A computed fold for a 113-nucleotide RNA from a Chitinophagaceae bacterium, annotated as SAM riboswitch aptamer (S box leader). The model forms 85% of the base pairs in the Rfam consensus.
RNA sequence: CACUUAUCAAGAAAGGUAGAGGGUAAUGGCCCGAUGAAACCUUGACAACCUAUCCCGAAUUUAUUCAGGAAAAGGUGCCAAUUCCAACCAGUUUAAAACUGGACAGAUAAGUC
Repeated sequence: CACUUAUCAAGAAAGGUAGAGGGUAAUGGCCCGAUGAAACCUUGACAACCUAUCCCGAAUUUAUUCAGGAAAAGGUGCCAAUUCCAACCAGUUUAAAACUGGACAGAUAAGUC
């Protein structure tokens, strides 16, 4: 990189370096940014994907599996706006706009190769 599964309407700050971009494929918008972007570092927070621990229920293989809950030490992630919105399909609608659902794509975690 690829494949599989799950989640994505919630949540979460400061300081230093730095000096113009950024909003995570490409496109059209619309936002953020010298009242300091991206990136890096320090501390802190948010969350609960994996792992260690505890509680509880079920199954039956009697020591394993599964569901739920707690907690947050470890591994990740993350700390503007719904994944910022749209795009492609379908429906609602007199039409437009708007709304709803699905898909594509993306992000994160775990597993496989």